[in-house]
Context: one part of a larger RNA
RNA sequence: GAUCAACGCUGGCGGCGUGCCUAAUGCAUGCAAGUCGCACGGGUGGCCUUCGGGUCAUCAGUGGCGAACGGCUGAGGAACACGUACGAAUCUGCCCUCCGGUGGGGAACAACGCACCGAAAGGUGUGCUAAUACCGCGUACGCUAGGCAACUAGGAAAGCAGCGAUGCGCCGGAGGAGGAGCGUGCGGCCCAUCAGGUAGUUGGCGGGGUAAGUGCCCACCAAGCCAUUGACGGGUCGCUGGUCUGUGAGGACGAUCAGCCAGACUGGGACUGCGACACGGCCCAGACACCUACGGGUGGCAGCAGCAAGGAAUCUUCGGCACUGGGCGCAAGCCUGACCGAGCAACGCCGCGUGGAGGAUGACGGCCUUCGGGUUGUAAACUCCUUUGAGGUGGGAUGAAACGGACAGUACCACCAAAACAAGCCCCGGCUAACUCUGUGCCAGCAGCCGCGGUAAGACAGAGGGGGCGAGCGUUGUCC
Numbered sequence: 001g002a003u004c005a006a007c008g009c010u011g012g013c014g015g016c017g018u019g020c021c022u023a024a025u026g027c028a029u030g031c032a033a034g035u036c037g038c039a040c041g042g043g044u045g046g047c048c049u050u051c052g053g054g055u056c057a058u059c060a061g062u063g064g065c066g067a068a069c070g071g072c073u074g075a076g077g078a079a080c081a082c083g084u085a086c087g088a089a090u091c092u093g094c095c096c097u098c099c100g101g102u103g104g105g106g107a108a109c110a111a112c113g114c115a116c117c118g119a120a121a122g123g124u125g126u127g128c129u130a131a132u133a134c135c136g137c138g139u140a141c142g143c144u145a146g147g148c149a150a151c152u153a154g155g156a157a158a159g160c161a162g163c164g165a166u167g168c169g170c171c172g173g174a175g176g177a178g179g180a181g182c183g184u185g186c187g188g189c190c191c192a193u194c195a196g197g198u199a200g201u202u203g204g205c206g207g208g209g210u211a212a213g214u215g216c217c218c219a220c221c222a223a224g225c226c227a228u229u230g231a232c233g234g235g236u237c238g239c240u241g242g243u244c245u246g247u248g249a250g251g252a253c254g255a256u257c258a259g260c261c262a263g264a265c266u267g268g269g270a271c272u273g274c275g276a277c278a279c280g281g282c283c284c285a286g287a288c289a290c291c292u293a294c295g296g297g298u299g300g301c302a303g304c305a306g307c308a309a310g311g312a313a314u315c316u317u318c319g320g321c322a323c324u325g326g327g328c329g330c331a332a333g334c335c336u337g338a339c340c341g342a343g344c345a346a347c348g349c350c351g352c353g354u355g356g357a358g359g360a361u362g363a364c365g366g367c368c369u370u371c372g373g374g375u376u377g378u379a380a381a382c383u384c385c386u387u388u389g390a391g392g393u394g395g396g397a398u399g400a401a402a403c404g405g406a407c408a409g410u411a412c413c414a415c416c417a418a419a420a421c422a423a424g425c426c427c428c429g430g431c432u433a434a435c436u437c438u439g440u441g442c443c444a445g446c447a448g449c450c451g452c453g454g455u456a457a458g459a460c461a462g463a464g465g466g467g468g469c470g471a472g473c474g475u476u477g478u479c480c
Base pairs, nucleotide, nucleotide: 001479002478003477005476006475007474008473009472012352013351014350015349016348017347018345019344020310025308026307027306029305030304031303034065035064036063039062040061042059043058044057045056046055047054048053072263073262074261082187083186084185085184086183087182090180091179092178095176096175097174098173099172100171101170103137105135106134112127113126114125115124116123117122143154144153145152146151159168160167161166189235190234191233196226197225198224201223202222203221204220206218207217208216238260239259240258241257242253243252244251245250265286266285267284268283269282288299289298290297291296316342318341319340320339324338325336326335327334328333355385356384357383358382365376366375367374368373389421391416392415393414394413395412399407424469425468426467427466428465429450430449431448435464436463437462438461439460445452446451
């Protein structure tokens, strides 16, 4: 000098930031991912009805898209995890550009009805039904496979809204943008009191697998491969942009913000899907916790708040979708603890105030004294002046480019009253700026180092005085 700090004493205001570093310990409660009726059939209610139905609202269901983003955490991991540079054997929903197409059929299953089982969670049988859900047929020569030149084979589709124009979709193909997967060179910790390590190990051939190259996996063949330029083993650790310090070289660190990685009670696994081996999905096992009618079930805050525990220590069970952004939707809109705000905390940085000017050969009091005086001290009183902050009254935004503002009657502006409501902390032996008195008597105590204290202690304690900083001041921890 710095700090995600803590502790002691003290504490007026504002702006902007920051706030579980410990137990990746366990969690009550609420909320954090839905949306679409312009894909589809129903239940309930309202209105209309030509009694066929129509329409509006709502509810769950089928279907679509999203739920792989956003948010949290740092356990693990010394690794192509990260950083940087290069590469080739890949995929890519939504979005953009371009080309071509969208013909004709079928069978179901939820919801619902009926009958049952279960304490519950939930489930069974049977019957009906729609679709942009599912399955064939036809077409394709752009796509895929075949020796890719001919040719052969495989292989698509879905409608909805509108009076209409048309719009939104659907299928195949080419390109783009952005995203993702893969490989390699180089770079960045400690221990040699870790010196040898390795059997899918190293390479080949053939195959399997993947979106894709590869010992990724498998059969066979060869015997290689790595290592003092530190293999292997052990310890520790998320990496980076950066942050702190330092003239620099360097050292230390990796909170907040941003990029990447990894994890989601623990271990394992796949399913769906453009994308996951998936925080608020599924299955199995385990530990833990809860419910139970004892047969059986349910759960996962390292999301936002909040609770318990641990700890020196870290906040509100707040407001709003007004902004920015995200999901869905033609839209209106709905959802959004992302986000925007408010709250708490001197935790940090910055700014401001607690008044200004005048005022005595100098009050009172305190302290010291050689008893003359000195000092506190222009300090106070007193006079004049001002009104920032806090208070009162009134006005009152920008942020929103139709309407619409949580923040907020906030910021800001004007006016009003009165010096009125606002100063402490540490130190004074040397280092180091600042000295006397009293008490104590190697006691009580101080102390960062040297060292003080055993009867005149500038070092302990109190007081007066002084020095330093100031809404802070000291102490402790950590880094340079």
A computed fold for a 480-nucleotide part of an RNA from an uncultured bacterium, annotated as small-subunit ribosomal RNA, 5' domain.
The coordinates come from a structure-prediction model, not an experiment, and the mean pLDDT is 89.
Its Rfam family is "Bacterial small subunit ribosomal RNA".